[in-house]
A computed fold for a 73-nucleotide RNA from Alkaliphilus metalliredigens QYMF, annotated as transfer RNA. Rfam family: tRNA. From the family's description: Transfer RNA (tRNA) molecules are approximately 80 nucleotides in length. The family's RNA type in Rfam is transfer RNA. The prediction has a mean pLDDT of 81. RNAcentral records the identical sequence in 2 taxa.
RNA sequence: GCUGGUGUAGCUCAAUUGGCAGAGCAGCUGAUUUGUAAUCAGCAGGUCGCGGGUUCGAAUCCCAUCACCAGCU
Numbered sequence: 001g002c003u004g005g006u007g008u009a010g011c012u013c014a015a016u017u018g019g020c021a022g023a024g025c026a027g028c029u030g031a032u033u034u035g036u037a038a039u040c041a042g043c044a045g046g047u048c049g050c051g052g053g054u055u056c057g058a059a060u061c062c063c064a065u066c067a068c069c070a071g072c073u
Stems, first nucleotide, its partner, number of pairs: 001072007010025004019056001027043005049065001051063003
């Protein structure tokens, strides 16, 4: 330099092939307990790496770009 893959909550990962962004763990509050842990109930947490384009509508499709991983030279 070229090609491919990955990027979504604090962490690990989903999202039915364009139609309201979710789960588990972690966090906070409450219940339970003499107290803690465990258990149960609830709550909060998101610029979907970044910037454009297409579309009534984009995490999803297209272009460019950044980081990481793999291959080729």